[in-house]
This is a predicted structure of an 84-nucleotide RNA (c-di-GMP-I riboswitch aptamer) from an uncultured Gammaproteobacteria bacterium.
RNA sequence: UAGACGAAAUGGCAAACCUGUCGAAAGACGGGGACGCAAAACCACCGAUCUACGGGAUUUUCCUAGGAUAGCGGGGUUGCCGAA
Numbered sequence: 001u002a003g004a005c006g007a008a009a010u011g012g013c014a015a016a017c018c019u020g021u022c023g024a025a026a027g028a029c030g031g032g033g034a035c036g037c038a039a040a041a042c043c044a045c046c047g048a049u050c051u052a053c054g055g056g057a058u059u060u061u062c063c064u065a066g067g068a069u070a071g072c073g074g075g076g077u078u079g080c081c082g083a084a
Base pairs, nucleotide, nucleotide: 005082006081012037013036017032018031019030020029021028022027035071041077042076043075045074046073047072048069049068050067054064055063056062057061
């Protein structure tokens, strides 16, 4: 110095919930708020899950992703600090 690792320190992000806007919905974004997170930073490539405007069917119902979730998991990229 780099990697692994994760004590300490500087800080960082922000679940549920409330609220405004967008959306068919799932959900996203802004404000408030903190459950937690060492990548809870970014990416929809793979799996999984959610929704069904639209489309289809065996049509009171069911199926389907062009939608969504990166704080579901895998994978990829990048990053702060420096004890054992």
The coordinates come from a structure-prediction model, not an experiment, and the mean pLDDT is 89.
Its Rfam family is "c-di-GMP-I riboswitch aptamer". About the family: GEMM was predicted in a large-scale screen for bacterial structured RNA regulatory elements.